[in-house]
Predicted 3D model of a 265-nucleotide part of an RNA (large-subunit ribosomal RNA, domain VI) from a Patescibacteria group bacterium. The source organism's lineage runs through Bacteria and Bacteria candidate phyla.
Context: one part of a larger RNA
RNA sequence: CGUGUGAAAUUUGAGAGGGUUUGACCCUAGUACGAGAGGACUGGGUUGAGGGAACCCCUGGUGUGCCGGUUGUUUGCAACAAUGCAAGCACCGCCGGAUAGCUAUGUUCCUAACUGAUAACCGCUGAAAGCAUCUAAGUGGGAAGCAGGCCUCAAGAUAAGAUUUCAGGUGCGCAAGCACGAAGACCCCUGGAAGAUCACCAGGUUGAUAGGCUGGCGGUAGAAGUGCAGCAAUGCAUUAAGCCUACCAGUACUAAUGGUCGACG
Numbered sequence: 001c002g003u004g005u006g007a008a009a010u011u012u013g014a015g016a017g018g019g020u021u022u023g024a025c026c027c028u029a030g031u032a033c034g035a036g037a038g039g040a041c042u043g044g045g046u047u048g049a050g051g052g053a054a055c056c057c058c059u060g061g062u063g064u065g066c067c068g069g070u071u072g073u074u075u076g077c078a079a080c081a082a083u084g085c086a087a088g089c090a091c092c093g094c095c096g097g098a099u100a101g102c103u104a105u106g107u108u109c110c111u112a113a114c115u116g117a118u119a120a121c122c123g124c125u126g127a128a129a130g131c132a133u134c135u136a137a138g139u140g141g142g143a144a145g146c147a148g149g150c151c152u153c154a155a156g157a158u159a160a161g162a163u164u165u166c167a168g169g170u171g172c173g174c175a176a177g178c179a180c181g182a183a184g185a186c187c188c189c190u191g192g193a194a195g196a197u198c199a200c201c202a203g204g205u206u207g208a209u210a211g212g213c214u215g216g217c218g219g220u221a222g223a224a225g226u227g228c229a230g231c232a233a234u235g236c237a238u239u240a241a242g243c244c245u246a247c248c249a250g251u252a253c254u255a256a257u258g259g260u261c262g263a264c265g
Base pairs, nucleotide, nucleotide: 001156005167006166007165008164009163010162011161015153016152017151018150021049022048023047024046025045026044027043033038050111051110052109053108054107055106059104060103061102062101066097067096068095069094070093071090072089073088074087075086076085077084078083114148115147116146121141122140123139124138169180170179171178172177184261185260186259187258188204189203190202191201192200209255210254211253212251213250214249215248216247218244219243220242225238226237227236228235229234
């Protein structure tokens, strides 16, 4: 831009792509077969491998603005000093843990059944050719293959499809058109388990979108100060303390200001 008014939502599926892999064990059955040794077809069941998808309840990983321990050094504060409390740097200084998120080696599921037309091949009936013959008329079976079935995209499928809902106005003009503006949409803004950008999604005061605050979950592991015990290192009590990122709620305290487009041959 088109889909002959403008929109919103839900869809049909022409067509396209993907997938459609495989082992072992058990029963049938130590049966059929075979002198024996050995050892099935078929049908049913169980469990894997490979591949794929989704997810984070479990097991783990990561988790560089979470917590703790600890070494050196610099600075600040307290202190006469020893030293203590913090912060910076040293690979996140090193070490032990760890929420959310993201993850696999973790978990769950799929890779199936079935249907149709067939290939080689096996048939039934059956003449030409009184027989025979699966074929000439007619009519069956038959493959991991083919077409469906499963998953994804899909009406620019210009043959441009379908359904539902909303708006279908005002002023000027002969008309073309212009202005205002409906439903609706966009710019902009607050953000996101969405994301390179764009897009998508949740919101924009008639508001819980993000931040803050409060509470909870959860993590770390018992703060500082003070008191007591000990010569001291240190231990105990106050104290499941103190601190606390992404998670879950509540709460307008802060920030979501302000604009534009937009309906007929």
Model confidence (mean pLDDT): 85 of 100. Its Rfam family is "Bacterial large subunit ribosomal RNA".